[in-house]
The prediction has a mean pLDDT of 87. A computed fold for a 351-nucleotide part of an RNA from Nocardia seriolae, annotated as small-subunit ribosomal RNA, central domain. Its Rfam family is "Bacterial small subunit ribosomal RNA". Rfam links the family to the GO terms structural constituent of ribosome and ribosome. The full RNA is in RNAcentral, with records from Greengenes. Lineage of the source: Bacteria > Actinomycetes > Mycobacteriales > Nocardiaceae > Nocardia.
Context: one part of a larger RNA
RNA sequence: CUGGGCGUAAAGAGCUUGUAGGCGGUUUGUCACGUCGGACGUGAAAACUCACAGCUCAACUGUGGGCCUGCGGUCGAUACGGGCAGACUAGAGAACUUCAGGGGAGACUGGAAUUCCUGGUGUAGCGGUGAAAUGCGCAGAUAUCAGGAGGAACACCGGUGGCGAAGGCGGGUCUCUGGGAAGUAACUGACGCUGAGAAGCGAAAGCGUGGGUAGCGAACAGGAUUAGAUACCCUGGUAGUCCACGCCGUAAACGGUGGGUACUAGGUGUGGGUUUCCUUCCACGGGAUCCGUGCCGUAGCUAACGCAUUAAGUACCCCGCCUGGGGAGUACGGCCGCAAGGCUAAAACUC
Numbered sequence: 001c002u003g004g005g006c007g008u009a010a011a012g013a014g015c016u017u018g019u020a021g022g023c024g025g026u027u028u029g030u031c032a033c034g035u036c037g038g039a040c041g042u043g044a045a046a047a048c049u050c051a052c053a054g055c056u057c058a059a060c061u062g063u064g065g066g067c068c069u070g071c072g073g074u075c076g077a078u079a080c081g082g083g084c085a086g087a088c089u090a091g092a093g094a095a096c097u098u099c100a101g102g103g104g105a106g107a108c109u110g111g112a113a114u115u116c117c118u119g120g121u122g123u124a125g126c127g128g129u130g131a132a133a134u135g136c137g138c139a140g141a142u143a144u145c146a147g148g149a150g151g152a153a154c155a156c157c158g159g160u161g162g163c164g165a166a167g168g169c170g171g172g173u174c175u176c177u178g179g180g181a182a183g184u185a186a187c188u189g190a191c192g193c194u195g196a197g198a199a200g201c202g203a204a205a206g207c208g209u210g211g212g213u214a215g216c217g218a219a220c221a222g223g224a225u226u227a228g229a230u231a232c233c234c235u236g237g238u239a240g241u242c243c244a245c246g247c248c249g250u251a252a253a254c255g256g257u258g259g260g261u262a263c264u265a266g267g268u269g270u271g272g273g274u275u276u277c278c279u280u281c282c283a284c285g286g287g288a289u290c291c292g293u294g295c296c297g298u299a300g301c302u303a304a305c306g307c308a309u310u311a312a313g314u315a316c317c318c319c320g321c322c323u324g325g326g327g328a329g330u331a332c333g334g335c336c337g338c339a340a341g342g343c344u345a346a347a348a349c350u351c
């Protein structure tokens, strides 16, 4: 390279935007670049191959043909791909009318609960566990009532419900703002898909500077348990968890399933539209249809499990990735980072 693969065996980049590139709807004309055909020139010899011939045979050797899959100009073909010119509307976009939503950012704000403080009532315990102890409490705790402070998180609603590219997003109000769906069909007229590099976003933990700190709580201390107990349990408790700004760039970042388009039985839930029937209108309810999200299941696929119009089915386009286990996602080098470390990524050796 050919070939085979990537849900669970090795293998889909965490996600998106997008450069180059690759691929690309219907139709008309034109060119003849790719593509196809003819004849011509060239394609050294040897080798190879076929036929014949020479050494008594063979190996070996000679002669002739083929081959030399190519290249060049030339004469033609024009379906397909391509270039150029024109047209179209089914892809894509944009417009208008509606709609749903924890999508994002900022500001303000609410109640419950925990803790603390002050005061009242009140007295000897409280707390904790398998059982205890450490701990707290006559300097008045726990319990209870009133008031206050402060931080963090938002019970019920809440739902295999919604939104977002992913990470993720949930008290309320306001402001700013992104995306999506449906209906209409006046507009643009292939403007599309993917995407090497690249750029941006990216849970938690961690890092820097400054704040904040109620609860929880690595580390740490003590009490237990135990043969021991650097744990599990208990009492405390610092970083952290929170905010602002700046880094880090990783996760079982999972649907362990890259993106796009088309096609291929159904059934049944649920969210958002449109429409229609029934009804006196309105609710409900039924049907049709589009978009999302679940379950079951046919064909088909699969090693099996299972997947099955949200495909792991049938096809095409583009990207990423895999190639026995260990060594190792390591060493070295390079790039990035304040660091922690990240990205890229071997070999010896061994089974």
Stems, first nucleotide, its partner, number of pairs: 004322003007305002012319001014201004021194003025088007033081002035077004040072003048066007091191001092188002095184005103177007110154001115149007125136002162169002206247006215241002220236004258318006266296012300307002324351003333344004